[in-house]
Context: one part of a larger RNA
This record gives sequence, structure tokens and C1' cells, in this order.
RNA sequence: CUGGGCGUAAAGGGCGUGUAGGCGGAAACAUAAGCUGGAGGUGAAAGCCCGGGGCUCAACCCCGGAACUGCUUCUGGAACUGUGUUUCUUGAGAGGAUCAGAGGUUGGCGGAAUUCCAGGUGUAGCGGUGAAAUGCGUAGAUAUCUGGAGGAACACCGGCGGCGAAAGCGGCCAACUGGGAUCAUUCUGACGCUGAGGCGCGAAAGCAUGGGGAGCAAACGGGAUUAGAUACCCCGGUAGUCCAUGCCGUAAACGAUGGAUACUAGUUGUCCGGGGAAUCAACCCCCUGGGUGACGCAGCUAACGCAAUGAGUAUUCCGCCUGGGGAGUACGGUCGCAAGACUAAAACUC
Repeated sequence: CUGGGCGUAAAGGGCGUGUAGGCGGAAACAUAAGCUGGAGGUGAAAGCCCGGGGCUCAACCCCGGAACUGCUUCUGGAACUGUGUUUCUUGAGAGGAUCAGAGGUUGGCGGAAUUCCAGGUGUAGCGGUGAAAUGCGUAGAUAUCUGGAGGAACACCGGCGGCGAAAGCGGCCAACUGGGAUCAUUCUGACGCUGAGGCGCGAAAGCAUGGGGAGCAAACGGGAUUAGAUACCCCGGUAGUCCAUGCCGUAAACGAUGGAUACUAGUUGUCCGGGGAAUCAACCCCCUGGGUGACGCAGCUAACGCAAUGAGUAUUCCGCCUGGGGAGUACGGUCGCAAGACUAAAACUC
């Protein structure tokens, strides 16, 4: 440089935002850079290829042709791409009306439950297991009633329901705030898509400092089990789990499926809008936009399966793969307080 690929065989970046770059809607005119016709110049010779010839053949040599796919000049063409000018509204955006939502941040409030503390009642057990024991309890436990403290999480509603780019988000109220959908069509007039780098976000665990600590619980101690039991079971229990601030930057970060646009049978459920018909009204019914599921045709697929939420038919941009092991390792570099992360080989071997 190129081919074939990336749901499960190797392969989609964890997710967004956006720089360069790549790609880009409709119409008219101009231009002629790309593109294209003709002509000229050049493209050394030898070699390769074709035809012919000379050494007895061949290798070798000689002659002629073709070719040298290129570069350049002149002169034409104008469909497409580019460029310039003018215009358009369907893409995109702004404005208006309406709507749903665990979207985010901060503050406040609430009840149930566990644990602990104080007091009352009450007495010999409680707890735990396959069975036990460790453990707790006559210094009065467990049970039960009253009061209090504190932390964490929010039963029912709750739904293959909703929202968010992903991570993720669930008691109630308020403030601030992001995004989205629908309906009309008022405005701008291609302002778009993607996105190497960059920047931001990013579960859990972990780290730093300071708080907090009810329950749970790595480590650890004890009791069992067992041949052993550094486990599974039981009794305890510290980091941690929670909050603030700052790091870390990973995951089966999964739909194991990157983003955008257009086209391509249907059936059915559900969520959020709009319209029609009908009604006292809600519903039911019909049409329609957006989301989220189930099934299914064409098509695709190695099969499984996918199938308008594509893994179909196409275009475009990015990322990635290239036999197994060695190895996501060594070395180097960058980042990090560290743990480590990112980038990423080779020898050797099958």
C1' cells in the first nucleotide's frame, strides 16, 4: 500500500464533547483545478515482448517493430466533483404552544426495621445447625411494654414501566438546572454527519486528609465439618461500606452488536404526545409521531439466529483484527502518592 473481516470464531474505542481531516441537500449561471477528446515535444541505449536474420543448434549476437502505462505544451468539451456568485426549504437550528420522566446538584422533612442505652413486667434459658459447639444469660438474658440515641437504606406503588451519552438514577417536599417528545407552522437558510489528537464524564474495589460508624462485612480469632479444611456452615469481628474534598480510570464498562442518513411485508403488547368518530365523562374504535418489548416475510448468516430498535439493501466517517503460546508480558516512554493504568515487542516454541 492492499484484500477480507469485527453479535457468539481474532476484532466496536466504557461514554460523550469537539480540533484538524474526510464526507455532504435542491436550482441557475460562471469557471475549467480534478475529469475527458485531438495534436506536438519528451520518455537515452541496452534489457523485457513481437517479427526477421547470423554463428551446424542453443546460449549468445545483429536488424526492425511495439512498448516505455509517465511528464509537459497547445487546442477543444462541460455530465459529474471542486471553486465563485445568486437563489430555495425538505436536512439542521431558533422561536411559540402543550407534555411525560428514579435525568443532575443542593437543602429540608418522614415512617418502618436492625442495633445500642435507660426504666417496667417476668424467669431460665436464649441463640445457632444437617446435628452441634464456640457465643449470650441468675451481675437477670431471650420474650414483652415505655422512653431515648444513632447510622444506613427507602417495603407497598413498581411494571421485559420511565429517564440519562454511558457509568447510572427509586420515600416526600422545595430551590436551581440539563436533555427529550408532540402539534402548528413564524424565522435563519445547508448553518450538516463523522471525528485522528485534545478535553470532560466514568460502577465496584483501592488510595490521601478530615469526619461518621446502626447493619453488613474482606483480613483476623474462635466453634464445627473433614484424612486434612489456610474453605463451604456457625459465633464474633477490623478495614471498608456512609459524608466532604482530592486522586485512581479499570470491568462480562455487554445488546459481548461504533455513529449518521435513505430505502426495504406484516401482526401484536406497552409508555408518552396529536387528530378523528363517539360519549354526560373516562374507556373502546380508526389515523398519526416518538420510545420500549414479543413474533414474523423478503433478505442476510457457518450455524445459532438477526429481521424498520437489522446482523437486510446502500452511502459516509471513526475505532479495531490478521494462527496458538510466550504476553496484554519485558524494555522504554507518559500518567499516578501508591496500587497500578495506558502505549507495546522479541527470542524461543507448537

Predicted 3D model of a 350-nucleotide part of an RNA (small-subunit ribosomal RNA, central domain) from an uncultured prokaryote.
The full RNA is in RNAcentral, with records from ENA.
Its Rfam family is "Bacterial small subunit ribosomal RNA". Rfam links the family to the GO terms structural constituent of ribosome and ribosome.